[in-house]
RNA sequence: GUCCCCAUCGUCUAGCCGGCCCAGGACAGCGGCCUUUCACGCCGUCAACGGCGGUUCAAAUCCGCCUGGGGACG
Numbered sequence: 001g002u003c004c005c006c007a008u009c010g011u012c013u014a015g016c017c018g019g020c021c022c023a024g025g026a027c028a029g030c031g032g033c034c035u036u037u038c039a040c041g042c043c044g045u046c047a048a049c050g051g052c053g054g055u056u057c058a059a060a061u062c063c064g065c066c067u068g069g070g071g072a073c074g
Base pairs, nucleotide, nucleotide: 001073002072003071004070005069006068007067010027011026012025013024019057029045030044031043032042033041050066051065052064053063054062
């Protein structure tokens, strides 16, 4: 330098051949119930689509560029 893959709550991850809702789940955190207390269990709550632009009535999802990470070739 060329090409390929990846980027979503604090962490892990589903959704990614466009459409329903407030983007779902687990763990963690917080509050409550239970318990003499803790733990377990149950209920609730909190929090995310790397950035910019494009296509579209509508984008986490499609396209381009950039950023970061990983890989192949030279």
A computed fold for a 74-nucleotide RNA from uncultured Mailhella sp., annotated as transfer RNA.
NCBI's taxonomy places the organism under Bacteria, Thermodesulfobacteriota, Desulfovibrionia, Desulfovibrionaceae, Mailhella.
The coordinates come from a structure-prediction model, not an experiment, and the mean pLDDT is 81.
The sequence was found in a public genome assembly.
Rfam family: tRNA. Rfam's curators write: Transfer RNA (tRNA) molecules are approximately 80 nucleotides in length.